[in-house]
């Protein structure tokens, strides 16, 4: 850049000390210690790992096989792609207030105000910015 997912789930300690929750407002955490940093748990299952199915099987990578070791050639169709499932002891990440805290837009419902619109940190449903996390 593209893709896929963001209503679930999962905290103790030890140091530090005033801000912190990506921006803007709001709310909301926070000197009864918040935020970081470190150690020890813990959630979770995106890749990678195991099985099962379906595809592909023109060409390409890889894996075995044959032809003489090598050079070259031929095969196999075994992996490469999606799906459903598993286990998380080990491997790359993540995560461990509050929906991704909410906001923006149409709808629908309710509330309040007042007139024929307006407002609601109200509720469900589509949709979208801008982020997060992985995999390419």
């Nucleotide at each position: 850049c593209u893709c896929a997912u963001c209503a679930a789930g999962a905290g103790g300690g030890a140091c530090u000390g005033a801000g912190g929750g990506a921006a803007c407002g709001g709310c909301c955490c926070g000197u009864c210690g918040a935020c970081g940093u470190c150690c020890c748990g813990g959630c979770a299952a995106c890749c990678g790992c195991c099985g099962c199915g379906c595809a592909c099987c023109u060409c390409c990578c890889g894996a075995c096989c044959c032809c003489c070791c090598a050079c070259g050639g031929g095969g196999u169709c075994c992996g490469g792609g999606c799906g459903c499932g598993g286990a998380a002891a080990c491997g790359g990440u993540g995560c461990u207030a509050a929906u991704u805290c909410c906001g923006c837009u149409c709808g629908g419902c309710g509330c309040g105000a007042g007139a024929g619109u307006c407002g609601c940190u109200g509720c469900c449903g589509g949709g979208g910015a801008a982020g997060a996390u992985g995999a390419g």